[in-house]
RNA sequence: AUUCGGCAAGGCGAUGGAGUUCGCCUUAAUUGCCUGACGGAUUUUGAUCCCGAGGCUGAUGACUCCUACGGAAGC
Numbered sequence: 001a002u003u004c005g006g007c008a009a010g011g012c013g014a015u016g017g018a019g020u021u022c023g024c025c026u027u028a029a030u031u032g033c034c035u036g037a038c039g040g041a042u043u044u045u046g047a048u049c050c051c052g053a054g055g056c057u058g059a060u061g062a063c064u065c066c067u068a069c070g071g072a073a074g075c
Base pairs, nucleotide, nucleotide: 009026010025011024012023013022016066017065018064019063020062021061032056033055034054035053039050040049041048042047
């Protein structure tokens, strides 16, 4: 220095908060989907991948509640 394991504490799961629960991480876990110009890479030259830009869904990992936003109806 790297790898593995243990302990403690904590963190993460595409937009906020809380409870319950599941999974993951130990400086990582995590950072959605579609189309994809120009350019680059690969290639059996058919095509594939990366990328600018554009478009779409959802406040949950899952359940419940609150808040924010949006739509409809009633008073």
A computed fold for a 75-nucleotide RNA from a Hyphomicrobiales bacterium, annotated as Fluoride riboswitch aptamer (crcB RNA motif). Lineage of the source: Bacteria > Pseudomonadati > Pseudomonadota > Alphaproteobacteria > Hyphomicrobiales. Of the family's consensus pairs, 100% are formed in the model. Model confidence (mean pLDDT): 78 of 100.